[in-house]
RNA sequence: GCGCCCAUCGUCUAUCGGUCAGGACACCAGGUUUUCAUCCUGGCGAGCCGGGUUCGACUCCCGGUGGGCGCGCCA
Numbered sequence: 001g002c003g004c005c006c007a008u009c010g011u012c013u014a015u016c017g018g019u020c021a022g023g024a025c026a027c028c029a030g031g032u033u034u035u036c037a038u039c040c041u042g043g044c045g046a047g048c049c050g051g052g053u054u055c056g057a058c059u060c061c062c063g064g065u066g067g068g069c070g071c072g073c074c075a
Stems, first nucleotide, its partner, number of pairs: 001071007010025004018055001027043005048064005
């Protein structure tokens, strides 16, 4: 340098055009318990950036940024 893949709550991970963006763990509050832990209920919380397409974009297209893998060039 080229090609491919990836980027979503604090973490992990669903959602391949119409979801108030779901789940688990963590965290917070309450309940249970003599206390802690466990368990139960509830809550908090996310689409890397800039454009484009579309009635509508996390999703499709282009560019960028960051990460991973493979290949190549120079020395």